[in-house]
Molecule: small-subunit ribosomal RNA
Organism: uncultured bacterium
């Protein structure tokens, strides 16, 4: 683009306008108009023989044609076409019946169509009535219109025979008496008397056809709908129907339907067929096709073969239009078409040319039935929007790691083709007919017309100049839409930044979004796509096929037992089920296979196959039924025995406990973690006699026993149920389960009379607690107990209904029984039944944990409950039984993506077991309290620069802020920047000098280019200029890498094979020792390894060894002095080795690993340090040490530069100094180290100065110099417990040093000054040995600053019984509703928000019946005194029939009380949601 389909699913709401059923003149009568003919009259004219012919105009009768009107009559309007409102019904289907019926036209057959008669419409009149709509009087006419007669095989009645059926009863023949036409239209021929052909009428018998009315089965929901029902069931007798029948009435009985589901409410048109679906099912009932049922709502007949009638009639409501207000018309749920409602569904077309339908002899005529065109991508099917070539892989666009890459042969170009399209020619098939004309045949007839069949000419298309077909022209005009995280086929980029927004489900978005939006690329599909609704499907997730019930939802607490469901062994029989054959139906369409027709496909045509829980009928007899007969194992009885807290009732018993009484006897007792409340000098508790009175029965006792279940426990009586063993005498399937239904049914509770010791809800008082309405104490009332009556519920559990048979083994236990041994019992052994437990195989659990002859196994058994996702909720409402509480049945609205079972590896726990650690005890010594440092935080501040923050932030990053540092703040300055690279030009830069200024800068002045190349050139440096860039301690540590922290030097952690488990996972890595260790060992379904531990450096011994300078000196010389000669034995250094490994010895262990004692040794059990930090974990810390992603600044968030501030200061806290003093302090003398570091440097020695320190140099690049006199100690003096001679902050003066510079802000000294402070509250730290305490020494950082930090040496201690407790940590095991993991998860109330539902005084509004009043039209039926053509008739009248009245039923309509549904309402209950209350 075309081609075949489909098109108000809602308001069955209302409908302007046209159209959709009319025809027949061959049934009648009138009557317009035209056309021809003939009469008749009357004018005029012409020819003219004067009465004849013709022509013209008017007017009137008549015939013939042809057309049109209305009416009479006659068929037909009951079909066709629309809706689906009612309807749960014999409405539908689908099989039968009707002997209980009815059919107009049609066919077939047989008879007949004789005679008469009164009317009426149409039309005319009307000085009638009305607005109209239509009427009323008078006159006049026909018929195939209407009425009597005759004729009758027909129906009906008297009666008689035969046949025949399952009953009522039906057939047929004979017979008595009553009943019908239209001598009609139209031809033909005619002797006018007829005769004939058709169409038509008219009876009868039958046929099709089409209709009625019975019956089986068979298809919707609610039991929160359980009792309906008085014509109701059913007889008799009438009526009334085409026919049967309570269909209607009369009367008589009292039935009828119901759990196999009545009634009652909802809901709906039924069917073929359509969607789906492996089926079986499930949903639907649009076109098409069959039935019903209705035509504004609601009744009603009437005509008619058929109606209770879509486009017909009456009547009653509503409503709509006209009206002169008296009164009339309408029914689109035919067709187009309006309005309205809706999410939402078409043209006021065109033709009767096909196909069917009315009439009609026929031509014909009417058909919104059809048939065709429009609309509408609504479906489905078909075709097209070009093809071929074409790498420079153009270009825009998008991306990038900047190199490309992809879009991509895709375009462009070049060659070509014309599906469709424009224009133009040509052009069908649907046609077959009927009827005229010619013109053969046939059959009738006397014969012709006519009738039947043929052949030839004529003729007829809406669609339509439309399918098609040919030429002609241009690649010219013709692609969209959804997706792109997974499901699920297909990804990048930039914007956003829990915001916009996305989503089927799981989710996505909080600054790097494959998920929002764009954009490019990609995938799917395609003249279409995506969405939304429904329906089925997946869904074994209502499971008949084909599921579950121990613990995920689910077995009734538990029995007895009606209906019903199932049901031992044999024989006979019968045929319902079952199984098989035939025969009839299952309409067409449609599905399914063949064919064949449009170019091909949807699409249409032909022929087959299918399709039923059908009906009928033959047969078969295995199984199930049904009917009879037998058997004994299921069941039951009997007989002979046992066990037993089975149950009812009476009855008796001792031990306790509490009163009560008496006796003794004296100050408590009671009670708790501890105590009070309580009792007690009124005499308790204790102890001993005596006595009441209640409940309960210790020992025995025991996964022992009885019982359906609940449940049952001292003894004895009596009365009863039920099991179990033996035996085999007896009935002869008597059985199994169990819907309602009835019975029992822990404890609490209730009613009513009893009882009442001890316990004991309510209560009360003491405690404990923040509180304590509670655990604990001490009282103490219902209750508990009895009697009798109710509740009817429980984790009433084995969470496991019942019953039957089967399917290894192996051990207890009660209770029979047989058999062996024994003399005989006892024990024992060994079968056996019936219970009650325990391991454990096969199997089973669609999971596992489990079960396992006491199944949760088998048995495609048998029978009954229950279940269908969490919550709402076992709530509401409604019914039932309850005295009440309160039970039994028991939703939905609505919210949620999950609830839930089992097991698994964590993790936790005020859960267990074992372990270790200055964890804790046991010491020592601080800290908290004071001055002072120094950090923090708060606070101020222009700025106090920023991060870290329980351990694991706070003398930490900072191994050192006056200025630089520096990052903060003010003020001044620069822009290709102070720092790097490229490019152009230029040759100088620098350095000095002077001026401005706070400086940064700026101006003047002087001054001048080097390196390599033979040269061009090239390179190093500065300057200017120019853009690309630089620059950032801006931001993100939750984008990141590296780093270090933590835990934790804890002893741990993890794959490959292999096994075991459906799996997650487990074993190995657990268990028995042992160790500091997952260190060893031995054990084991594990065998064997990694990262962790250990090994590693140092260090402490060497009369081992190499090497002696700057060390060293034993001897031998010499010195003030290892100063020097000399030596290298020792000391030292520092290189290589020794050494320690449970080796050895004894015991203990499993003969192991180890362990404890020992001996040797410089060291003894990892000797002591250190370095070494698994796998993880905390989004731990660090973007400010570097690095580095993105984002952000670019005359500034970037670079200069002065001066400030990081040093503030009511205050908190952390770390640490240095004290409060006599083991001290001051003063004097004296001893003894180790490790360091030193050229911009350590700086000796002398000198000067109280001193910091100066001057002035010697050495020394360092086992040589130097810093460097260590202190603490020890000797002797001196102070005598005080705010001190004890501490030294704090200020003052004066000085040193360092630096450019000491105010803000450095340090040291000297002198003066003399503050808090007498050992510190709660808490809290570190320490196990050369450590703690204590003492000074170095050094890093630095120009100068140290109470911090790194080291170093010197004195040098107590104390650990031991692991019960505090923290933290390993392994195993156990819970568990955590899993961001107990800093979890989680409950209820209150207060807000919102949405749902109940109740609610009541209002408002339906439904569906009753009851009663009124009662239209209208059949029926009375009645008819008024009216009346057809026939009688003795003419008077009668038959009939109307109109009026009456009566019965009865629409609508009043009126009533109930019954039921739905809105709604102050108010009040309850559930659900929810942002960090």
């Nucleotide at each position: 683009c075309g081609g075949c389909g489909u098109g108000c699913c809602u308001a069955a709401u209302a409908c302007a306008u046209g159209c959709a059923a009319g025809u027949c003149g061959a049934a009648c009568g009138c009557u317009u108009u035209u056309a021809u003919c003939u009469c008749a009259c009357c004018g005029g004219g012409u020819g003219c023989u004067u009465g004849c012919a013709c022509c013209c105009a008017c007017c009137g009768a008549g015939a013939u044609a042809a057309a049109g009107g209305a009416g009479u009559g006659g068929c037909g309007g009951a079909c066709g076409g629309g809706u689906g409102a009612g309807u749960a019904a014999c409405a539908c289907g689908u099989g039968g019946g009707u002997a209980a019926c009815c059919u107009g036209c049609c066919c077939a057959u047989a008879a007949g169509u004789g005679g008469g008669g009164g009317a009426u419409a149409a039309c005319a009149u009307u000085g009638c009535g009305g607005a109209a709509a239509c009427g009323g009087a008078u006159g006049c006419u026909a018929a195939u219109a209407c009425c009597g007669c005759a004729u009758a095989u027909c129906u009906c009645u008297a009666u008689u025979g035969g046949c025949c059926u399952c009953a009522u009863g039906g057939c047929c023949a004979a017979g008595u008496g009553a009943u019908g036409a239209a001598a009609g239209g139209c031809g033909g021929c005619u002797u006018c008397g007829g005769c004939u052909g058709u169409c038509g009428c008219u009876u009868a018998u039958g046929g099709a056809u089409g209709g009625a009315c019975c019956c089986g089965c068979g298809g919707c929901g609610c039991a929160u709908u359980a009792g309906u029902u008085a014509g109701u069931u059913g007889g008799u007798g009438a009526g009334g129907u085409a026919a049967c029948g309570g269909c209607u009435c009369a009367c008589c009985a009292a039935g009828a339907c119901g759990a196999u589901g009545a009634u009652g409410c909802g809901u709906a048109g039924c069917c073929g067929a359509c969607c789906u679906g492996a089926g079986a099912g499930g949903g639907u009932g649009a076109u098409c096709g069959g039935c019903c049922a209705c035509a504004c709502u609601g009744g009603g007949a009437c005509u008619g073969a058929g109606a209770c009638a879509c486009a017909g009639c009456c009547c009653a409501c509503a409503c709509u239009c006209c009206u002169a207000c008296a009164g009339g018309a309408g029914g689109c749920a035919g067709c187009a078409u309006u309005a309205g409602g809706g999410a939402a569904u078409c043209u006021u077309c065109c033709g009767c040319a096909a196909u069917g339908g009315a009439c009609u002899a026929a031509a014909g005529u009417c058909u919104g039935a059809c048939u065709g065109a429009g609309c509408a991508a609504c479906g489905c099917c078909g075709c097209g929007u070009g093809a071929g070539u074409g790498a420079a892989g153009a270009a825009u666009g998008u991306u990038u790691u900047c190199g490309g890459a992809a879009c991509g042969u895709a375009a462009a170009a070049c060659u070509c083709u014309g599906u469709u399209g424009u224009u133009a020619g040509a052009g069908a098939a649907g046609a077959a007919c009927a009827a005229g004309g010619a013109u053969g045949a046939g059959a009738g007839u006397a014969a012709c017309u006519g009738c039947u069949c043929g052949u030839c000419c004529c003729u007829u298309g809406a669609c339509g100049g439309u399918a098609u077909c040919u030429a002609a022209c241009c690649a010219g005009a013709a692609a969209g839409c959804c997706a792109u995280g997974g499901c699920u086929a297909a990804c990048u980029a930039c914007g956003u930044g829990c915001c916009a927004g996305c989503a089927g489900c799981c989710g996505c978005g909080g600054u790097a979004a494959u998920a929002c939006g764009u954009a490019g690329a990609u995938g799917g599909c395609a003249a279409g796509c995506g969405u939304u609704g429904u329906c089925c499907g997946g869904a074994u997730u209502u499971a008949u096929u084909g599921g579950g019930c121990g613990u995920a939802a689910a077995g009734c607490g538990a029995g007895u037992g009606c209906a019903a469901g199932c049901g031992g062994u044999u024989c006979u029989u019968u045929a319902a089920g079952u199984c098989u054959g035939a025969u009839g139906u299952g309409a067409a369409a449609g599905c399914c296979c063949c064919u064949g027709g449009c170019u091909u496909a949807a699409c249409c045509a032909g022929g087959g196959a299918g399709g039923g829980u059908c009906a009928u009928u033959g047969g078969a007899a295995a199984c199930u039924g049904g009917a009879g007969g037998a058997c004994u194992u299921g069941a039951g009885u009997g007989c002979a025995g046992a066990a037993g807290a089975g149950g009812a009732a009476a009855g008796u018993g001792g031990a306790a406990u509490u009163c009560c009484a008496u006796g003794u006897g004296u100050a408590g007792c009671g009670g708790u973690g501890a105590a009070a409340u309580g009792c007690g000098u009124a005499g308790a508790u204790a102890u001993a006699u005596g006595g009441a009175g209640g409940a309960a029965c210790a020992c025995c006792a025991g996964u022992g026993g009885c019982g359906a279940a609940g449940g049952c426990g001292a003894c004895u009586u009596u009365c009863u149920g039920g099991u179990c063993u033996g035996u085999a005498a007896c009935u002869g399937a008597c059985g199994c389960u169990g819907a309602g239904a009835c019975u029992c049914g822990a404890a609490a509770g209730c009613a009513u009379g009893g009882g009442g010791a001890g316990c004991a809800a309510a209560c009360a008082a003491g405690a404990u607690u923040a509180g304590a309405u509670a655990c604990c104490c001490u009282g103490g009332u219902a209750g508990u107990c009895c009697a009798u009556g109710c509740c009817g519920u429980a984790a009433a559990c084995g969470a496991u209904g019942a019953g039957u048979g089967c399917u290894a083994a192996g051990u207890g236990u009660u209770g029979g029984a047989a058999g062996g041994u024994u003399u005989c019992c006892c024990c024992c052994c060994c079968u056996u039944c019936c219970a009650u437990g325990c391991u454990g195989c096969a199997g089973c659990u669609a999971a596992a944990c489990g079960c396992a002859u006491u199944a949760a196994g088998c048995a495609u058994u048998c029978c009954c409950g229950c279940u269908u996702g969490g919550g709402g909720a076992g709530u509401a409402c409604g019914c039932c039984g309850g005295c009440a509480g309160g039970g039994u049945u028991g939703a939905a609205a609505u919210u949620c993506a999950a609830a839930g079972g089992a097991a698994u590896g964590g993790a936790c726990g005020g859960g267990g077991g074992c372990c270790g650690g200055c964890a804790c005890a046991a010491g020592c010594g601080g800290u908290g309290g004071a001055c002072c440092a120094u950090g923090u935080g708060g606070u101020u501040a222009a700025a106090u620069u920023g991060g870290a923050a329980g351990c694991a932030a706070c003398g930490g990053g900072a191994a050192g802020a006056c200025c630089c540092u520096u990052c903060c703040c003010a003020g001044g300055u620069c822009u290709u920047g102070a720092c790097a690279u490229c490019c152009u030009u230029u040759a100088a830069c620098c350095a000095c000098u002077c001026u401005a200024g706070a400086g940064a800068u700026a101006g003047a002045g002087c001054u001048u280019u080097c390196c390599u190349u033979u040269g061009g050139g090239g390179g190093a440096u500065a300057a200017a200029g120019u853009g690309a860039c630089a620059g950032g301690u801006g931001g993100u540590g939750c984008a990141u890498g590296g780093u270090g922290g933590u835990g934790u030097u804890c002893a741990g952690u993890u794959g490959g094979u292999g096994u075991c488990g459906u799996g997650a996972g487990a074993u190995g890595u657990u268990g028995g020792g042992u160790u500091a260790a997952g260190u060893c060992c031995g054990g084991c379904a594990a065998g064997g390894a990694g990262c962790g531990c250990a090994a590693c450096c140092u260090u402490a011994u060497c009369u081992a060894u190499u090497a002696g300078u700057u060390g060293c000196c034993a001897g031998c010389a010499u010195u003030c002095a290892g100063u020097u000669g000399g030596g290298c034995a020792c000391u030292c250094u520092a290189g290589u080795g020794a050494g320690a490994c449970u080796g050895c010895c004894g015991g203990u262990g499993a003969c192991a690993a180890a362990c404890c004692g020992g001996a040797g040794g410089a060291a003894g059990g990892u000797g002591g340090g250190g370095a070494u930090g698994a796998c993880g974990u905390c989004a731990a810390a660090u973007c400010a040490u570097c690095a580095u992603g993105c984002c952000c600044c670019u005359u500034a968030u970037g670079a200069c530069u002065u001066g400030g501030g990081c040093u503030a200061c009511a205050c908190a806290c952390g770390u640490g100094c240095u004290a409060c003093a006599a083991u001290g302090g001051a003063a004097g003398g004296u001893a003894c180290a180790a490790a360091g570091a030193g050229a911009u440097g350590c700086g000796a020695a002398a000198c000067a100065g109280u001193g910091a320190u100066g001057u002035c140099u010697a050495g020394c690049u360092a086992a040589u110099c130097u810093c460097u006199u260590a202190a603490a100690g020890c000797c002797a003096u001196u102070u005598u417990c005080a705010g001190u001679u004890c501490g030294g902050a704090u200020u003052g003066u004066a000085g040193g040093u360092u630096g450019c510079a000491a105010u803000u802000c450095g340090c040291c000294u000297a002198c003066a000054u003399g503050a808090a402070g007498c050992u510190g509250g709660a808490a809290u730290c570190g320490c196990u040995a050369g450590u703690a305490a204590u003492c000074g020494c170095g050094g890093a950082u630095c120009a100068g600053c140290a109470c911090g930090c790194c080291g170093c040496g010197g004195u040098g201690a107590a104390u650990a019984c031991g692991u019960u407790c505090c923290c933290g940590g390993g392994c195993c095991u156990u819970g568990u509703a955590c899993a961001c993991a107990c800093c979890g998860c989680c409950c209820g109330u209150c207060a807000c928000a919102c949405c749902c539902c109940g109740a609610g005084a009541g209002u408002c509004u339906g439904u569906a019946a009753c009851a009663c009043c009124c009662a239209a039209a209208g059949u029926c039926g009375g009645u008819g005194a008024g009216g009346u053509a057809a026939c009688c008739u003795u003419c008077g009248g009668g038959a009939a029939c109307c109109a009026g009245c009456c009566g019965c039923c009865u629409a609508a309509g009043g009126u009533g009380g109930g019954a039921u549904g739905g809105a709604u309402a102050a108010u009040u209950g309850g559930g659900g949601u929810g942002a960090a209350g």